[in-house]
Context: one part of a larger RNA
């Protein structure tokens, strides 16, 4: 002085990023239990009361019990050791039980049932293999693969211009090959070599449609209305088309601790509104939404050595003396 435990007066989260830790609560009968809900739940909600020991009594087919009622008794302490939920609000995420970084991340990440696009008609598609072969499958479109969202609810707007795919007996283009009009070279000559125009030749590209739960994308500027503001409304430019419903200081907001509300004596946090969304949006899904969570954010009761502020005790270890 450290560790690891036990105890604390008065207060009681003033601690800290944060109640971290540590306490409190726990067990069993009985009353009693909200909002909201997918009618299951919520729910041990919450919040009381009891609880040991004796002897009476009525009751129970079970009679060393057990409940009702009464009377007494003992302890510091009667769910007497051990064991054994702190509780309640409100956001935000992710429906939920589950998986994960073995050895710094358990999570809001993956994964889930469900949806939905797409490929595939069997010697399937698709994957391994040089290849026989093999798995899919001893399955057959109610299956199997790929791929993207994720329960449930209400719903998924608009753009085929680019890029993907998908279609499309016409035209352009175009390779090998075919094709031979010529041209060359040698030769007496028959030949032999060489070059080679026009013209026919696939997919692909262009073209000409489709197709967004395909990769994607989803404007600007001026003017206007009897106070002022602000613009249902007119102009103009450009675009493939200009953002729909819902939601919005948001896990997403720069300015910004935005404004106002609400909770505190004081609140960059939270909660509930607004809309001026620097730079939300509809399966890279939107919004909500009950139960669920070692998740996260506030607040609130109750408890406490987190704290004001330390003390002491008990063990273990440092150190110093011997």
């Nucleotide at each position: 002085c450290g560790g690891u435990g036990u105890u604390g007066a008065a207060g009681g989260a003033a601690c800290u990023a944060g109640g971290c830790a540590a306490u409190u609560u726990a067990c069993c009968c009985c009353c009693g239990u909200a909002a909201c809900u997918u009618c299951g739940g919520g729910a041990u909600a919450a919040g009381g009361g009891g609880g040991c020991c004796u002897c009476c009594a009525u009751c129970g087919g079970u009679c060393u019990c057990g409940a009702u009622g009464g009377a007494g008794g003992g302890g510091c302490a009667c769910a007497g050791a051990c064991c054994a939920g702190g509780g309640g609000g409100u956001g935000g995420c992710g429906a939920c039980u589950g998986u994960u970084u073995a050895a710094c991340a358990a999570a809001a990440a993956c994964a889930c049932a469900g949806g939905g696009c797409u490929c595939u008609g069997c010697u399937a598609a698709g994957c391994c293999g040089c290849g026989a072969g093999g798995c899919g499958a001893a399955g057959u479109a109610u299956a199997g693969g790929g791929u993207c969202u994720g329960a449930c609810g209400c719903c998924u707007g608009c753009c085929c211009g680019g890029u993907g795919c998908c279609g499309g007996a016409a035209g352009g283009u175009u390779a090998a090959g075919a094709g031979g009009a010529g041209a060359g070279g040698u030769u007496c000559a028959c030949g032999c070599c060489u070059u080679g125009a026009a013209u026919c030749g696939a997919a692909g590209c262009c073209c000409c449609g489709g197709u967004a739960a395909a990769c994607g994308g989803c404007g600007g500027c001026c003017g206007u209305a009897a106070c002022u503001a602000u613009a249902a409304c007119g102009g103009u430019c450009c675009u493939a088309a200009g953002g729909u419903a819902g939601c919005g200081a948001a896990a997403u907001u720069c300015c910004u601790u935005g404004u106002c509300g609400g909770g505190u004596a004081a609140g960059u946090u939270c909660c509930g509104a607004c809309c001026u969304g620097c730079a939300c949006g509809a399966a890279u899904g939107g919004c909500g939404u009950a139960a669920c969570g070692a998740c996260u954010u506030c607040c609130c009761c109750g408890c406490u050595g987190u704290c004001u502020c330390c003390a002491a005790c008990a063990c273990c270890g440092g150190c110093u003396c011997g």